This is a predicted structure of a 91-nucleotide RNA (c-di-GMP-I-GGC riboswitch aptamer) from a Chloroflexota bacterium. The model forms 95% of the base pairs in the Rfam consensus.

[in-house]
RNA sequence: UCCGAUAAUGGCAAACCUGUCGAAAGGCAGGGACGCAAAGCUAUGGGUCUAAAGCCGCAUUCACGCGGCCAUGACUGCCAGGUCACCGAAG
Numbered sequence: 001u002c003c004g005a006u007a008a009u010g011g012c013a014a015a016c017c018u019g020u021c022g023a024a025a026g027g028c029a030g031g032g033a034c035g036c037a038a039a040g041c042u043a044u045g046g047g048u049c050u051a052a053a054g055c056c057g058c059a060u061u062c063a064c065g066c067g068g069c070c071a072u073g074a075c076u077g078c079c080a081g082g083u084c085a086c087c088g089a090a091g
Base pairs, nucleotide, nucleotide: 002091003088004087011036012035016031017030018029019028020027021026034077040083041082042081044080045079046078047075048074049073054069055068056067057066058065
């Protein structure tokens, strides 16, 4: 350095519930633990989710409704990359 134990010290916190921000996806805080050896950080590549505004069409002739397209929005606990890091069994 790779690696990851019936080791040790600890750490994080899914679903769900409450409050809050947001059009939504989702985020934040508290509770709560399914799990995680990077389930620390990073939206860099891929992927997935949402579609407010915008554009197009239909319908309407009320300026309301429906459908489609669309990230500049979101997800790192989807995969990968980059980057920092605790411990030290076997190899």